This is a predicted structure of a 699-nucleotide part of an RNA (large-subunit ribosomal RNA, domain II) from an activated sludge metagenome.
Rfam family: Bacterial large subunit ribosomal RNA.

[in-house]
Context: one part of a larger RNA
RNA sequence: UCCAACGAGUUUGUUCUAUGCGGUUGUCUAAGGGAUGAAGAGUUCCGGAGACACAGUGAAAGCGAGGCUGAAUAGGCCGCCAUAUAAUCGCAUGGACAAGACCCGAAGCCAGACGAGCUACACUUGAGCAGGGUGAAGCGUGGGUAACACCACGUGGAGGCCCGCACCCACUAGCUGUGCAACUCUAGGGGAUGACUUGUGUGUAGGGGAGAAAUUCCAAUCGAGUUUGGCAAUAGCUGGUUCUCUCCGAAAUAGCUUGAGGGCUAGCGUCUUACGUAAUUGUAUCCAAGGGGUAGAGCUACUGGAUGAGACUCCGCGCGCAAGCGUAGGUUUCUCAACCAAACUCCGAAUACUUGUGAUACCUAGUAAGGCAGUCAGUACUACGGGGCUAAGCUCGUAGCACAAAAGGGAAACAGCCCAGAUCGUCAGCUAAGGUCCCUAAAUCCAUGUUCAGUGGGAAAGGAAGUGGAAACUCUUAGACACUGAGGAGGUUGGCUUAGAAGCAGCCACCCUUUAAAGAGUGCGUAAUAGCUCACUCAUCUAGAGUUUCUGCGCCGACAAUGUAACGGGGCUAAACAUGGUACCGAAGCUACGGAUUUGUUCAUUGUUUACAAUGAGCAAGUGGUAGGAGAGCGUCCCAUACACGCCGAAGCGAGACAGGCGACUGCUCGUGGAGAGUAUGGAAGUGAGAAUGUUGGA
Numbered sequence: 001u002c003c004a005a006c007g008a009g010u011u012u013g014u015u016c017u018a019u020g021c022g023g024u025u026g027u028c029u030a031a032g033g034g035a036u037g038a039a040g041a042g043u044u045c046c047g048g049a050g051a052c053a054c055a056g057u058g059a060a061a062g063c064g065a066g067g068c069u070g071a072a073u074a075g076g077c078c079g080c081c082a083u084a085u086a087a088u089c090g091c092a093u094g095g096a097c098a099a100g101a102c103c104c105g106a107a108g109c110c111a112g113a114c115g116a117g118c119u120a121c122a123c124u125u126g127a128g129c130a131g132g133g134u135g136a137a138g139c140g141u142g143g144g145u146a147a148c149a150c151c152a153c154g155u156g157g158a159g160g161c162c163c164g165c166a167c168c169c170a171c172u173a174g175c176u177g178u179g180c181a182a183c184u185c186u187a188g189g190g191g192a193u194g195a196c197u198u199g200u201g202u203g204u205a206g207g208g209g210a211g212a213a214a215u216u217c218c219a220a221u222c223g224a225g226u227u228u229g230g231c232a233a234u235a236g237c238u239g240g241u242u243c244u245c246u247c248c249g250a251a252a253u254a255g256c257u258u259g260a261g262g263g264c265u266a267g268c269g270u271c272u273u274a275c276g277u278a279a280u281u282g283u284a285u286c287c288a289a290g291g292g293g294u295a296g297a298g299c300u301a302c303u304g305g306a307u308g309a310g311a312c313u314c315c316g317c318g319c320g321c322a323a324g325c326g327u328a329g330g331u332u333u334c335u336c337a338a339c340c341a342a343a344c345u346c347c348g349a350a351u352a353c354u355u356g357u358g359a360u361a362c363c364u365a366g367u368a369a370g371g372c373a374g375u376c377a378g379u380a381c382u383a384c385g386g387g388g389c390u391a392a393g394c395u396c397g398u399a400g401c402a403c404a405a406a407a408g409g410g411a412a413a414c415a416g417c418c419c420a421g422a423u424c425g426u427c428a429g430c431u432a433a434g435g436u437c438c439c440u441a442a443a444u445c446c447a448u449g450u451u452c453a454g455u456g457g458g459a460a461a462g463g464a465a466g467u468g469g470a471a472a473c474u475c476u477u478a479g480a481c482a483c484u485g486a487g488g489a490g491g492u493u494g495g496c497u498u499a500g501a502a503g504c505a506g507c508c509a510c511c512c513u514u515u516a517a518a519g520a521g522u523g524c525g526u527a528a529u530a531g532c533u534c535a536c537u538c539a540u541c542u543a544g545a546g547u548u549u550c551u552g553c554g555c556c557g558a559c560a561a562u563g564u565a566a567c568g569g570g571g572c573u574a575a576a577c578a579u580g581g582u583a584c585c586g587a588a589g590c591u592a593c594g595g596a597u598u599u600g601u602u603c604a605u606u607g608u609u610u611a612c613a614a615u616g617a618g619c620a621a622g623u624g625g626u627a628g629g630a631g632a633g634c635g636u637c638c639c640a641u642a643c644a645c646g647c648c649g650a651a652g653c654g655a656g657a658c659a660g661g662c663g664a665c666u667g668c669u670c671g672u673g674g675a676g677a678g679u680a681u682g683g684a685a686g687u688g689a690g691a692a693u694g695u696u697g698g699a
Base pairs, nucleotide, nucleotide: 001699002698003697004696005695006694011099012098013097015096016095017094018093019092020091021090022089023088024087025086026052027051028050032046033045034044035043036042056063057062066078067077068076069075102240103239105237109230110229111228112227113226114225120204121203122202123201125199126198127197128196129194131163132162133161134159138155139154140153141152142151143150167191168190169189171188172187173186174185206222208218209217210216215224243633244632245631246630247629248628253266254265255264256263257262267375268374269372270371271370272369273368274367275366281365282362283361284360285359286358287356288355289354290353296347297345298344303341304340305339307337308336309335310334311333314330315329316327317326318325319324378403379402381400382399383398384397385396386395387394408419409418410417423595424594425593426592428591429590430589434585435584436583437570438569439568443582445581446580447579448578449577450576456572462556463555466553467552468551469550470549471548472547473546474545475544484539485538486537487536489513490512491511494508495507496506519534523532524531596623597622598621599620600619601618602617603616604615605614606613607612608611634688636685638683639682640681641680642679643678645676652672653671654670655669656668658667659666660665
C1' cells in the first nucleotide's frame, strides 16, 4: 500500500412537548392479588389507592363566574360568556431533559498498592591500591649560647605531596549516528593513601525519599515513580459517521454574552394547520401624495479658509523751515476680481424611501400559530463612500451580482469576469457570449480608409521635418521658397574706454551719403588690422513656398534571473486597426420528437359516508443544489401467521452480450455446491462502510 471481516444517533424513564393512528366519553389504573402456565416469562381477570381533566384568581387566609389591587360601586390585570375548541389512556414517530447518550482521542486529578537488584545518601562487615620520587616533625652527634635560640651532618618517614599501572573518572578530537551499542568505540586526558575505590548484608518511598544543589536521582520513566482502580474523567477542540429515489432549500447578519473559531433570541429554510378563490394579502410597473438637504452649485447668504489689484486711516523711513512729496514695510476700513470646505449653506436635483381606500400585470408568490432545523470564519466583481499612498488578491460600510450551494459555452489554462441556470434520451434544427487562414466548428467575405512599427501582441513624464485628416495666417507670374552668378560701399578706425578696441571685450549713440542694395553690423576670425559670412539687392530659374493650431495611427524612452517566453502556438502586412454590411459557426439556452416524475386542473372508471382515495387519459406550470426540512421506498439477521419449495439438488459461490425496476435491487439461464430455504402480511432490530495516522487477520 492493497484485500477481507469488524467499526459510530442506541437504550431506559411515574419526565415534558408536538404530530399520526386507535380505545372510551370524563379517561386510566399503580403496587398487589386470582386464573392459566415449569415459571419471578407471557396472556387474561380483578384491584379506583391515586393521577389528569371538569374554574378561575390571589403572596396567602380565602373568595368564586368571578378574583386581585384599592377607601371605592373607579380604573387596571388575569379570567367567565360568545365565535370557536375537546378530555384522557395507549402505540408509533419527531424533538427536549436526565443518564457515557453518535463513535474514537488527551495532557491531567484522586485513592490503594508495588518498587533503593539502576541510581542518591547512610549504616554493618570485608577487600583493593605495581613501581619510582620528594624527604616534614621528632631524635642523635658535632658546632654554638651565660642558658635558650640557632647552624651543620646523620637518622627518621609525614603528606586530601610528585611521576605512573591496576582501579575509578569522562576533559578534547575523531568514528558511529536504520550503530557493535536506546550514549559504544579509537587516540589522547584527569585522580590514583584518599572528601579514594569496591564486594556483601541493611535502611530511607511519591503531598515522599535522597541530593558537595544540576529541577539531579529514585529500575532505558521524574517540575513530582510505576501500577490498578475512580473511568466510558472532561474535551465550547480535531477526525470519522455505512442503502436508494422524489419535493423544497438557507446562512456566514443584528442584539446580548469572562463573548469573539462557543452559545441564546431574532433574521433567512422546511413541514403542518387556519385565513382566502368574482375576494383578500403580496410583488412589480404606472399614476397620485409626501418629507428631505446628498450630487452639483454658491458664498458682501452664515461659519471658517485662502489669493491678486486699487483706494483710505494711522505708524515707520527719507527729503523739506513748513505745507507737503516720496516709499521696502506694518495696520484699519472699503472697492473690484478670481477661489476652497465631511463636521459651511441663500440654493438644490436624479435616484432612493414612505403611503394609497387608484390602475394594470403576475396568480397565492401573503399573514398568523405550531413541529423540526441549519447558519453567526464568507469571497471576488460593479457602483458610491471611510481608512491607506484615489497602494494591496488590503481593510470597513451601503446597493447589486456571481461563487459559496451551479454543471454547460467563452476568456489558451483560470470558484467569484461575459453568456447561460443541467428531469432523461436523439448521428435533428435555431441562436447567446465569443468567433470564422491552420491547429479548430465557421468568411483567406464585401465596401471605404489607417498603420510598416510584427504596432497589433505590456508601460509614464518627456522627445522627434514618421505619416493621414481638419483649420488659420504670411509670401507668390509686378516671379515667391531653395540652389547658382554678382554686389554687400563711402563719411569711418562713430564717440568713450583701452597697451590696442578698426562692425564683432565693454559703455553710449545708432546718424548721413552714394545707391538696385548694403546694419555705425548676424556669426566665425585677428594682439589689433586683415580674411570668411549673414542681413539686404540684382541676375538666373520657374510654380508653389513657409509658419502655427487641433486631431487619427505609428517611433524613441523600454533593463532579470533554466529557454523563444508580454498573440495559446503556427504563422499573419492582414489573418492588424477604424467604420458600415451580409452570411455562417457556436452551449446541457430555445425549438422538434419521445419517455419519467411533481404540483394544479378537466374528464372517465372503480371503491367507499357528504367528500376523499386509487387507476387511466388530456391540459398548464415545473423538476441544478451544500447545511438542512419533508415524503416514498430497497435490502440484511430474527419472530409470528398463512401459503408454496427442496438430494429429480436449498443456501452460498462463479459466469451471462439475458429480463424487470428511475434507483436501492429483483428475476432468469448455465456451472459449482451438497441441506436447508423462500413468498405474502405484520412484528422486532447488534440493519447497509471507502475514508476515523480506525481494530484484527492476510498478501
The full RNA is in RNAcentral, with records from SILVA.
Its mean pLDDT, the model's own confidence on a scale to 100, is 84.